A computed fold for a 98-nucleotide RNA, annotated as Glycine riboswitch aptamer.

RNA sequence: UCGAUCUCGUGCGGGAGAGCGCCCCCACAGCCGGUGCGGGCCGCCGAAGGAGCAACUCCUCCCCGGAACCUCUCAGGCCAACGGACCGCACGGGCCAG
Numbered sequence: 001u002c003g004a005u006c007u008c009g010u011g012c013g014g015g016a017g018a019g020c021g022c023c024c025c026c027a028c029a030g031c032c033g034g035u036g037c038g039g040g041c042c043g044c045c046g047a048a049g050g051a052g053c054a055a056c057u058c059c060u061c062c063c064c065g066g067a068a069c070c071u072c073u074c075a076g077g078c079c080a081a082c083g084g085a086c087c088g089c090a091c092g093g094g095c096c097a098g
Base pairs, nucleotide, nucleotide: 002098006094007093008092009091010090011089012088013087014086019042021041022040023039024038026036027035028034043078044077045076049074050072051071052070056066057065
């Protein structure tokens, strides 16, 4: 100086699920109706985050530790938008075998 694997971040692309339910209030509008905001009630979804168990992993063994898109739904979400685990590409950083 280069530097796989691993790891962190950034940009781009892809990215699911579930009532735009009922009642009340206000506004627009106004024949019926419809739209939007707020509040209440119930139903539902899970792939931000969080929590729990655990296959597995670490160790001679046990304990401790790590650990899921499995579970729970606290949070979040159920028109669209935003968000979105995860995947692909590119770039930057870190660690280290070499």
The sequence was found by an Rfam model in a public genome assembly.